[in-house]
RNA sequence: ACUUAAUGUCAGGGGAGCUGAUCAUUCAGCUGAGAAUUUACCCUCAACACCUGAUCCGGAUAAUACCGGCGUAGGGAGACAAGGAGUUUGUCAU
Numbered sequence: 001a002c003u004u005a006a007u008g009u010c011a012g013g014g015g016a017g018c019u020g021a022u023c024a025u026u027c028a029g030c031u032g033a034g035a036a037u038u039u040a041c042c043c044u045c046a047a048c049a050c051c052u053g054a055u056c057c058g059g060a061u062a063a064u065a066c067c068g069g070c071g072u073a074g075g076g077a078g079a080c081a082a083g084g085a086g087u088u089u090g091u092c093a094u
Stems, first nucleotide, its partner, number of pairs: 001087004007081004011044004017030005050075003056069004
């Protein structure tokens, strides 16, 4: 000098499923970080945010966007501070 992790600040992006009861409100159950506790949760360059393909394919389930595939797919929202680590160069000393 360059690259860069944790972390912090500010800013930004994202998601409202399935089942039962109920006229509805609402309550209970399933998965999940999150299924309106939202002043929460997750994500910000990407092989875990999320969207599209997708009224997709296989498996399981009471059922589902539940699990796997598709998928290193296409799209997708960042700056600053910080300085652990790495690489390179120069100078001085021995």